Bacterial RNase P class A from a Candidatus Krumholzibacteriia bacterium, 371 nucleotides, folded computationally.
C1' cells in the first nucleotide's frame, strides 16, 4: 500500500430563552413547578414469540414450513462452537448440505450413445470364409483386399459419457493383470456426535436431475390491538308498564259501568350501541455495572437505573460559549467568515432476519513492497 474481519457512534460538544406531547405536585382553575420525550434501523412487515379473543374428544388426511451434528434460547427459518463440500497464495467466507436398488418423470442441441448401453472417425485381421499376385513338386507359407468379425485405447459432442493416471499385457483392446488413487464392505482406535485416522477385503457395469414430483424425519389450529373489555348522546327493530281511541245495552244527552279492541300513535323505563370517551398502553424473555460458570452463543447471582406513549397524531426554533474542517487576512500572538451531515422518523410489546445510510470512529488478522 491492498485486503478480510470483529465492534462502536450517528443533530459536534455545553449552557439558556421561546414552543409542543405526556407524567407527578401545587393552584386563586387563568396557569405554575419539576422530570421525561424518536431510531439503529422506529422500515420491509419476511420468521418465532408474548398478550387477546373465537375454535377445540382423540388420531389421521390435506397443506405449509424447516433438513450435516452437539449446544443456546419463552420461541425460531435465528445465534454460537464444530464436521463435510466448495473458492482463495492467505486473512477468511459461502452451502436447502436427508434419501437417486420405494415409484414416476425429465436430460434442449450436439452427438454413435444421455441408460437396463453404443459404434461416426478410428484401431486390429489372432480365429472363419472368398478373390488375387508370388514362392513351393505338394502339404502349405508370404502379401494385398473384401466378407465374417473382434475392439473400445485415441478422435470428435456434451453441462454431463460408462472411475482415473501409469506399467504390463495384447492382433488391436479391455481392471484383462498389477500400483497408486477414488469407490464399496467389514473391523480397530479417537470423538457426546456430525466424523476422522489406520489396517484388511472386494476389481469394483448400470450416469445426472429431489429451490422435479415424490418418499421419510420434525415441528405448524385461526385471527390479530382496528385484538378485547368498559362507560354511553342518538336512530333502527325489540320487551315491560301507562294508554288518547272504537263498539254495545240502559227512551235521549252526560256521567258512570260492561264487552271488545290492529294491546295502535304517543309517554316512561329496560334494552340496544353509532359519534365520542376510558381502559387495553408500556415496568419490561427491560436497561447498565461488577463477580461466577461455559471455547462462545448464553446462563447465574449481587448492586444500581425508569428509559416516548400520542391518536390527526408531540419531540422544533433562535442565541452564547467551546471543538473539529474549510476559506480570506495576518504585526504570526491571532482575527474574521462559512460548514458540522446521511438513511430516515415511535403507534401493542419483544426476540430475529433482511434493506438503507456516513470521504465517521477502533481494534485484529492476511497478502506485497521497503527499511
Nucleotide at each position: 500500500c491492498g485486503a478480510g474481519c470483529a465492534g462502536g457512534c450517528g443533530a459536534g460538544a455545553u449552557g439558556g430563552u421561546c414552543g409542543c406531547g405526556g407524567g407527578c405536585g401545587c393552584u386563586u382553575c387563568g396557569g405554575c413547578g419539576u422530570c421525561c420525550g424518536a431510531g439503529g434501523a422506529a422500515a420491509g412487515u419476511c420468521c418465532g414469540g408474548g398478550c387477546a379473543c373465537c375454535a377445540c374428544g382423540g388420531a389421521g388426511c390435506a397443506g405449509g414450513a424447516u433438513g450435516c451434528u452437539g449446544g443456546g434460547u419463552a420461541a425460531c427459518g435465528c445465534c454460537c462452537a464444530g464436521u463435510g463440500g466448495a473458492a482463495g497464495u492467505g486473512a477468511u467466507u459461502c452451502c436447502a448440505a436427508g434419501g437417486a436398488c420405494a415409484g414416476u418423470g425429465c436430460c434442449a442441441c450436439a452427438g454413435a450413445a444421455a441408460a437396463c448401453g453404443u459404434a461416426c472417425c478410428g484401431c486390429c485381421u489372432a480365429c472363419g470364409c472368398c478373390g488375387c499376385c508370388g514362392g513351393g513338386c505338394a502339404a502349405c507359407c508370404g502379401g494385398c483386399g473384401g466378407c465374417c468379425g473382434g475392439c473400445a485405447a485415441g478422435g470428435g459432442u456434451g453441462a454431463a459419457a460408462a472411475g482415473g493416471u501409469g506399467a504390463g499385457g495384447u492382433a488391436a483392446g479391455a481392471g484383462c493383470u498389477c500400483a497408486c488413487c477414488g469407490g464399496g464392505c467389514c473391523g480397530u482406535c479417537g470423538g457426546u456426535g456430525a466424523c476422522g485416522a489406520c489396517g484388511g477385503c472386494c476389481g469394483c457395469g448400470c450416469g445426472g436431475u429431489a429451490a422435479a414430483c415424490c418418499c421419510c424425519a420434525u415441528c405448524c389450529g385461526g385471527u390479530g390491538c382496528a385484538a378485547g373489555a368498559c362507560c354511553a348522546a342518538a336512530u333502527a327493530g325489540g320487551a315491560a308498564g301507562g294508554g288518547a281511541g272504537a263498539g254495545g245495552a240502559c227512551g235521549c244527552u252526560c256521567c258512570g259501568c260492561c264487552u271488545c279492541g290492529a294491546u295502535u300513535a304517543c309517554c316512561u323505563u329496560c334494552g340496544g350501541g353509532u359519534u365520542g370517551g376510558u381502559c387495553g398502553c408500556u415496568c419490561g424473555a427491560g436497561c447498565c455495572g461488577a463477580c461466577c460458570g461455559g471455547c462462545a452463543a448464553c446462563g447465574g447471582c449481587c448492586g444500581g437505573c425508569c428509559c416516548a406513549g400520542a391518536u390527526a397524531a408531540a419531540u422544533g426554533a433562535c442565541c452564547g460559549u467551546c471543538c473539529g474542517c474549510c476559506g480570506c487576512c495576518u504585526u504570526c500572538g491571532g482575527g474574521c467568515g462559512g460548514c458540522g451531515a446521511a438513511c430516515a422518523g415511535a403507534a401493542c410489546c419483544c426476540g430475529g432476519c433482511u434493506u438503507a445510510c456516513g470521504u465517521c470512529c477502533u481494534g485484529c488478522u492476511c497478502g506485497g513492497c521497503g527499511c

Its Rfam family is "Bacterial RNase P class A". Rfam links the family to the GO terms tRNA processing, ribonuclease P activity and dimeric ribonuclease P complex. The sequence is in RNAcentral, with records from ENA. Model confidence (mean pLDDT): 77 of 100.